[in-house]
Molecule: Glycine riboswitch aptamer
Organism: Alphaproteobacteria bacterium
């Protein structure tokens, strides 16, 4: 220096749970109409694997730090889609460490 390794981060793939739940003389689009989608506002019910707190197994330079798939649900989310911890690939990407 180049590579194995270690963390971020993009890209690909997999990825659970819970009501297609009531009301509204609300607003918007379709329709001859009935009616049905979006939205907004309120109400019970529920879900945890975005983030956020909490206790604390563990760990760790042990002064003090890290800390979960456990709990709580403030937030999200309950047809489909979006989103989604977390697994798997992949990087002529950032960074860190070793280093002929």
């Nucleotide at each position: 220096a180049a590579g194995a390794c270690c963390c971020c981060c993009a890209g690909c793939g997999g990825a659970a749970g819970a009501g297609a739940c009531c009301g509204g003389c609300g607003g918007c689009c379709u329709c001859a109409g009935c009616a049905g989608g979006c939205c907004c506002c309120g109400g019970c019910g529920c879900c945890g694997a975005a983030g956020g707190c909490g206790c604390a197994a563990c760990c760790g330079c042990c002064c003090c730090g890290g800390a979960a798939a456990c709990g709580c649900u403030c937030a999200g989310g309950c047809c489909a889609a979006u989103g989604g911890a977390c697994c798997g690939c992949c990087g002529a990407g950032g960074g860190g460490a070793u280093g002929a």